[in-house]
């Protein structure tokens, strides 16, 4: 240096799972019946809303109201679907180095 055999790292590719990010749904919203309070503005039920299962609350600030009824704002999730990211595992493929 060549050849034979073994077959690994790296690289690539496919799949799966937990995590993170983004997007969509939904506005953690609205309607309605009953119920309670005023040092307060509560509690329970039904319905709507989504190519949609589940959920539909808690906290704070301000306004407003007068036995009757609430209003606005702030930021805080879960769930479903899709996409992306990167880690792990497995398979496929490539095949140095090394050994013979």
């Nucleotide at each position: 240096g060549u050849u034979u055999a073994u077959g690994u790292a790296c690289c690539g590719u496919a799949u799966a799972u937990a995590a993170c990010u983004c997007a969509u749904a939904u506005a953690a919203u609205c309607c309605u019946g009953a119920u309670a309070a005023u040092u307060g503005g509560u509690u329970c039920g039904g319905g709507a809303g989504u190519u949609u299962c589940u959920a539909c609350c808690a906290g704070g600030c301000a306004g407003c109201c007068g036995u009757a009824a609430c209003u606005g704002c702030c930021g805080g999730a879960c769930u479903a679907u899709g996409a992306g990211u990167g880690a792990u595992a497995u398979g496929c493929a490539c095949g140095a180095u090394a050994u013979u």
Molecule: Purine riboswitch aptamer
Organism: Firmicutes bacterium UBA3941